[in-house]
Molecule: Bacterial RNase P class A
Organism: SAR202 cluster bacterium
RNA sequence: CGAGAUAGCCGGGCGACCGCCCCGAUGCGAAUCGGGGAGGAAAGUCCGAACUCCACCGGGCAGGAUGCCCGCUAACGGCGGGGCGGGGAAACCCGACGGAAAGUGCCACAGAAACAUACCGUCCCGAUGCAAGUCGGGACAAGGGUGAAAUGGUGAGGUAAGAGCUCACCGCUCCGGUGGCGACACCGGUGGCGGGCAAACCCCAUCCGGAGCAAGGCCAAAUAGGGGGAAUACGGGCGCCCGGCCUUUCCCCGGGUUGGCCGCUUGAGCCCCGAUGCAAGUCGGGGACUAGAGAGAUGGUCGCCGCCCGGCGGCACAUCGGGACGAAGUCCCGCGAGGGACGUAAACCGAUGGGCCGCAGGGUACAGAAUUCGGCUUACAGGCUGUCUUCGUCC
Numbered sequence: 001c002g003a004g005a006u007a008g009c010c011g012g013g014c015g016a017c018c019g020c021c022c023c024g025a026u027g028c029g030a031a032u033c034g035g036g037g038a039g040g041a042a043a044g045u046c047c048g049a050a051c052u053c054c055a056c057c058g059g060g061c062a063g064g065a066u067g068c069c070c071g072c073u074a075a076c077g078g079c080g081g082g083g084c085g086g087g088g089a090a091a092c093c094c095g096a097c098g099g100a101a102a103g104u105g106c107c108a109c110a111g112a113a114a115c116a117u118a119c120c121g122u123c124c125c126g127a128u129g130c131a132a133g134u135c136g137g138g139a140c141a142a143g144g145g146u147g148a149a150a151u152g153g154u155g156a157g158g159u160a161a162g163a164g165c166u167c168a169c170c171g172c173u174c175c176g177g178u179g180g181c182g183a184c185a186c187c188g189g190u191g192g193c194g195g196g197c198a199a200a201c202c203c204c205a206u207c208c209g210g211a212g213c214a215a216g217g218c219c220a221a222a223u224a225g226g227g228g229g230a231a232u233a234c235g236g237g238c239g240c241c242c243g244g245c246c247u248u249u250c251c252c253c254g255g256g257u258u259g260g261c262c263g264c265u266u267g268a269g270c271c272c273c274g275a276u277g278c279a280a281g282u283c284g285g286g287g288a289c290u291a292g293a294g295a296g297a298u299g300g301u302c303g304c305c306g307c308c309c310g311g312c313g314g315c316a317c318a319u320c321g322g323g324a325c326g327a328a329g330u331c332c333c334g335c336g337a338g339g340g341a342c343g344u345a346a347a348c349c350g351a352u353g354g355g356c357c358g359c360a361g362g363g364u365a366c367a368g369a370a371u372u373c374g375g376c377u378u379a380c381a382g383g384c385u386g387u388c389u390u391c392g393u394c395c
Base pairs, nucleotide, nucleotide: 001392002390003389004388005387006386007385008384009383010382012305013304014303015302016301017300018299020037021036022035023034024033025032026031039366043377044376046375047374048373049372050371051212052211053210054209063208064207065206066205067204068082069081070080071079072078083097084095085094086093087092098203099202103201104200105197106196107195119144120143121140122139123138124137125136126135127134128133152170153169154168155167156166157165171193172191174189175188176187177186178185179184216262217261218260219259220258226253227252228251229250230249231248235247236246237245238244270287271286272285273284274283275282276281306364307363308362309361311359312358313357314356315355317353318352319351320350321349322348329342330341331340332339333338
């Protein structure tokens, strides 16, 4: 230099004009003036909480989530550090990482067999045959073949041939010791040690009462209806009479609809400094805090500038090719004309590369607060910074 890794940040600026929402002042009002008005994700609503209401003696079933260890935190399924496994040359990255002799189920295709299996094969015995071989009975699981996966691996012994059958080393189970808070690591012994899948059912352990600001609280008009009381007529309706029911007027009560107010934004929050810790973080000091509403405002146009992209033109540069089957130069041969060897440019031309300038053009994302926090995940034109690595290229 190239190629990467990782932690962060920014994500347009200025002006003019036209608008939108909220607050304050003046004002009867209209309006005028002043101030303020989105994000790193406001998003998805996936986790965890605060807050509010409902339920609640305690426990269970069902359902859901999580699943190595130690910390951090209000809490978490989040974060930090570590262990183990995997990837990479490295920086670094990834991992639902308990249980497969509790049970059930599944393992495509191929293959004899994916679970108790033998296709080819190896070996022994018998029959037959001159032999090669064929047939029958038995032993084996080494080799071949199939597969993602074939019952630990390598080597030696052993055997008719073989096989953890035996032995050594490696791997694994179990036990013990040492180190570590622990996950775990190391060492020693022990057992010859029969597949995989639990983001299949399942088993084990831990956790979870439900609903969500349209939570919830306060105030209140008109009309209709409900409950209670009083009054008047002593009426009206249910065909007439009796009973019963309904009906009129006024007052009181409580509820619903609708409207207003609160909840509402100052917060487990942010910035800086110091201490402490590997870190997540914690503690102390200082500082700044202006969306909070109505289904919902925070915008648009133009001009100038910035940034990015490709195109055209110009300028200088670098590299390569031509110029150059090789001027000059050096050396050798030759008396010499000359011949040979080594070997370097320049003008100029072309190609490629990035840089600067100019011209016209295009682009300038993702996305919009709705009770509030802590996270996770996802989207994002383009740009910037710090730290780290070195399979590669050059010095």